[in-house]
Context: one part of a larger RNA
Molecule: small-subunit ribosomal RNA, 5' domain
Organism: uncultured delta proteobacterium
RNA sequence: GAACGAACGCUGGCGGCGUGCCCCAUACAUGCAAGUCGAACGCGAAAGUUCCCUUCGGGGAGCGAGUAGAGUGGCGAACGGGUGAGUAACACGUGGGCAACCUGCCCUCGAGUCUGGGACAACCCGGGGAAACCCGGGCUAAUACCGGAUACGGCGGCGAGGUCUUCGGGCCUUGCCGAGAAAGAUGGCCUCUCCUUGGAAGCUAUCGCUCGUGGAUGGGCCCGCGGCCCAUUAGCUUGUUGGUGAGGUAACGGCUCACCAAGGCUGUGAUGGGUAGCUGGUCUGAGAGGAUGAUCAGCCACACUGGAACUGAGACACGGUCCAGACUCCUACGGGAGGCAGCAGUAGGGAAUUUUGGGCAAUGGGCGAAAGCCUGACCCAGCAACGCCGCGUGAGGGAUGAAGGCCCUCGGGUCGUAAACCUCUGUCAGGGGGAACGAACUAACCUUGGCUAAUACCCAAGGAAGCUGACGGUACCCCCAAAGGAAGUGCCGGCUAACUCCGUGCCAGCAGCCGCGGUAAUACGGAGGGCACAAGCGUUGUUC
Numbered sequence: 001g002a003a004c005g006a007a008c009g010c011u012g013g014c015g016g017c018g019u020g021c022c023c024c025a026u027a028c029a030u031g032c033a034a035g036u037c038g039a040a041c042g043c044g045a046a047a048g049u050u051c052c053c054u055u056c057g058g059g060g061a062g063c064g065a066g067u068a069g070a071g072u073g074g075c076g077a078a079c080g081g082g083u084g085a086g087u088a089a090c091a092c093g094u095g096g097g098c099a100a101c102c103u104g105c106c107c108u109c110g111a112g113u114c115u116g117g118g119a120c121a122a123c124c125c126g127g128g129g130a131a132a133c134c135c136g137g138g139c140u141a142a143u144a145c146c147g148g149a150u151a152c153g154g155c156g157g158c159g160a161g162g163u164c165u166u167c168g169g170g171c172c173u174u175g176c177c178g179a180g181a182a183a184g185a186u187g188g189c190c191u192c193u194c195c196u197u198g199g200a201a202g203c204u205a206u207c208g209c210u211c212g213u214g215g216a217u218g219g220g221c222c223c224g225c226g227g228c229c230c231a232u233u234a235g236c237u238u239g240u241u242g243g244u245g246a247g248g249u250a251a252c253g254g255c256u257c258a259c260c261a262a263g264g265c266u267g268u269g270a271u272g273g274g275u276a277g278c279u280g281g282u283c284u285g286a287g288a289g290g291a292u293g294a295u296c297a298g299c300c301a302c303a304c305u306g307g308a309a310c311u312g313a314g315a316c317a318c319g320g321u322c323c324a325g326a327c328u329c330c331u332a333c334g335g336g337a338g339g340c341a342g343c344a345g346u347a348g349g350g351a352a353u354u355u356u357g358g359g360c361a362a363u364g365g366g367c368g369a370a371a372g373c374c375u376g377a378c379c380c381a382g383c384a385a386c387g388c389c390g391c392g393u394g395a396g397g398g399a400u401g402a403a404g405g406c407c408c409u410c411g412g413g414u415c416g417u418a419a420a421c422c423u424c425u426g427u428c429a430g431g432g433g434g435a436a437c438g439a440a441c442u443a444a445c446c447u448u449g450g451c452u453a454a455u456a457c458c459c460a461a462g463g464a465a466g467c468u469g470a471c472g473g474u475a476c477c478c479c480c481a482a483a484g485g486a487a488g489u490g491c492c493g494g495c496u497a498a499c500u501c502c503g504u505g506c507c508a509g510c511a512g513c514c515g516c517g518g519u520a521a522u523a524c525g526g527a528g529g530g531c532a533c534a535a536g537c538g539u540u541g542u543u544c
Base pairs, nucleotide, nucleotide: 001544002543003542004541006540007539008538009537010536013391014390015389016388017387018386019384020383021349026347027346028345030344031343032342035075036074037073040072041071043069048063049062050061051060052059053058082302083301084300092226093225094224095223096222097221098220101219102218106215107214109212110211111210112209113208114148115147116146117145123138124137125136126135127134128133155178156177157176158175159174160173161172162171163170164169184207185206186205187204188203189202193200194199195198228274229273230272235265236264237263240262241261242260243259244258245257246256247255277299278298279297280296281292282291283290284289304325305324306323307322308321327338328337329336330335355381357380358379359378363377364375365374366373367372394424395423396422397421404415405414406413407412428485430480431479432478433477434476438471445463446462447461448460449459450458488533489532490531491530492529493514494513495512499528500527501526502525503524509516510515
C1' cells in the first nucleotide's frame, strides 16, 4: 500500500447491487419447511335448510354431497434446503479403465396385455388402556396379493459355426431342453356380432401394464499422477500378503469364511502423533510465489451420540423404522413422547452476525390426463454504512476586506469571497397526479394434417379470443413548494502533508519506531489556524 463474512470509538442525508453466528456439530418454546392422484379402489358424514309424522321427548325423507373425512393402492418423499463435526482417504482434483457393473421417470424399436382365485384395511360388533395405542370376531373393492396359459426377444443348461481378443474371455448367428410376464382406467362411436330409442363383452383414441433392444441421464467400482506439519514418531502388519474353493454383491476384490503357503509395507519416510472437508476460485504480488477455501458453483461427509437393517430403481435414509446411551417432556407410576447442522425465532456463549414478514406472479421441483394442489427451494419485502458503486448537503456575483475569534514587533496580519447582501437552479428528501417491464404458457372456438369404419373422440402445428403480478401504486414520468432538511473524523516533532498562543512543569499525560514532558513544549491538554480523507473517518485484529 492492498484486502476483510470483521469488531470497537466518534459521526451519519439518499439510492442501486451484494453480504450478514467466523465462537457452542450448545440446548431448544411456537408456527411453517413433502406432498399429490377420485381418470387405480371400496366406504362415507355433520352443521344448516325444506317437507312429512309426532305420545311434543323426538322420528323419517330430500338437498347439503358422493362433498368433508380417514382407509387400500400408485408415484414422490434418496431431489431440493442445512452444516463442516469427522476424514491425510482414491475423500478431492485431473487423466484413464470396467471384456467386472446398475439405472425409476424420459426417448427409440420389437413382441404382448389371455384366463382364474383367495384375502386384508376402511366399515360394523365386542374388549383392554390415563394416554400413546392395541386385541378379538364379521363384511368388502382394486392398477393391492396369488395361481394357470402363452413367450418375439431375454435367462439357465448342453452343443455347432463365424469374428474379435489383454488368451481369462467378449460379441454375432444357429439347434435341442428347461424355467419364467402382464392391469386396467377414461373419452368417443355403431362398420361387423347380440339385445335393438340406444347400449354392450364389439370397434376406436389417449393414458397406463408386461417382456426385451438401443439411447439419454444419474450412479457404483478400479488405476496413474497431484496438493499439510512433526524423525524430539523407525520400524509396522495375522485377514496381515498371496493362492485354492465356497459364500456374498448390481459388480471385481480377504468383501466374508474354510484350508494352504509365509508373505506384504518402510529412509523416494512405512507406522504413530498433530492439524484439516477438497476443488473451481478468493486475497495479495510486476511475476514467481505466499496466504486462504465466507457468499456462488462442483464433489465428499454428517443429521442428538453409537450401532443396525427394512422398503425401494436408488438410502443404510435430516423432518422413516429398530436397539442401546445421554438429555428434555407427559403420566392414573403400569407406560409413553421428542431430536431446528431446514426458514423465522428463543436462551446461552461471544468483540460480533437480521424478521417468529409477503407470495407461489416468475424460475425450478413433486403429484395429476387436466383444472389444480404442495413447495421457508425460489422470487420479493424488512433490519444493519457490513462492503462496493453513484448522488447530494447548492451555483454565480459580492471588499466599507463588516462584526467577532486568534496572533501581533500594536503598524498590522489571518479566518476571508468566507459571511451578510443580490441574482439564480431544483438533484435527493417532502407534498400531489399519472403509472409500468417482468406474462408467456394454456381452456372452450376456427383452419390444416395424423389416427380411425368415421365428417365422434384424441394428438400435432397455426390462428383468433379470454385470464393470471407477491414485489407495488414500487420503479419511472409530470407538477408544486423551497437554499430551505443533510458533515464529520483523524492528524499537524522526524519518518509524513499540515504552526502559533495559552495552560502544565519528568506532574498530568503522549507514543507505530525514534522518542517528547524537570518554567518560553510546533511531541502533553485547550484554542485559533492548517493538512488529509469524506457519509464516512480513525483504531484494533488477520493475510499478502